[in-house]
This is a predicted structure of a 243-nucleotide part of an RNA (large-subunit ribosomal RNA, domain VI) from an archaeon. The coordinates come from a structure-prediction model, not an experiment, and the mean pLDDT is 81.
Context: one part of a larger RNA
RNA sequence: UGUUCAACGUCUGAAGGGAAGGAGUACUUAGUACGAGAGGAACGGUACUUCCACGCCUCUGGUCUAUCGGUUAUCCAACAGGGUACGCCGAGCAGCUACGCGUGAAGGGAUAAGAGCUGAAGGCAUCUAAGCUCGAAACCCGCCUUGAAAAGAGACGUGACAAGCUCCCAUAGAAGAUGGGGUUGAUGGGACCGGGAUGUACGCACCGAGGUAACGAGGUGUUGAGUCCGCGGUUACCAAUCG
Numbered sequence: 001u002g003u004u005c006a007a008c009g010u011c012u013g014a015a016g017g018g019a020a021g022g023a024g025u026a027c028u029u030a031g032u033a034c035g036a037g038a039g040g041a042a043c044g045g046u047a048c049u050u051c052c053a054c055g056c057c058u059c060u061g062g063u064c065u066a067u068c069g070g071u072u073a074u075c076c077a078a079c080a081g082g083g084u085a086c087g088c089c090g091a092g093c094a095g096c097u098a099c100g101c102g103u104g105a106a107g108g109g110a111u112a113a114g115a116g117c118u119g120a121a122g123g124c125a126u127c128u129a130a131g132c133u134c135g136a137a138a139c140c141c142g143c144c145u146u147g148a149a150a151a152g153a154g155a156c157g158u159g160a161c162a163a164g165c166u167c168c169c170a171u172a173g174a175a176g177a178u179g180g181g182g183u184u185g186a187u188g189g190g191a192c193c194g195g196g197a198u199g200u201a202c203g204c205a206c207c208g209a210g211g212u213a214a215c216g217a218g219g220u221g222u223u224g225a226g227u228c229c230g231c232g233g234u235u236a237c238c239a240a241u242c243g
Stems, first nucleotide, its partner, number of pairs: 005159001007158005015146004021051008034039001052104005060098004067091005072085005093230001107141003114134004165243001167181004187239003190235005195229004203222005210215001
């Protein structure tokens, strides 16, 4: 651009893509079939292991330069609170992950080699010439996925504005794109509540080895405190104005 109503939604499914599965062990079948005995299966069923593929983060582990705490040197005169040294150390939610978790058929159709039935040519015989039944991880379905530009360009529904720009964003993200929201609003921020991380803040009071005293590491109480949150909820306080 086309598909002879814009736009949106729900489908059909021509035609494509995928390998999504591979291997093994144990128990059972069964001390059975078989075999004089010695020995000793299989089809099937159940549980599991490993490789591979896809997905996920409840648990476990890793990371976590969000965060909280401890501590060294030095600077801001000191306290408090901080800066710098890609300081060091302990813990660590979300996120991302594997070492963690979940799933990954059976079956059907038509066949190959092969096994057969019926059966003539050729009074018999013969799986084949006509006809028919089986038969493999291979083929076609089944499963996952793309897919009306399938020109034979499909069907159904809503339907008068729609797309785009602009603005606030994230389940999306290199830019575009995608998805959500825009006051008829919980889209992002803030506040509060919940949940979570760290581990008991500053100040004050008391105790404190020692010291004449000043001072004093540290401890206890106030105090599961203080600080923080990429999570959830509530609330129009702020920004999504007007166009």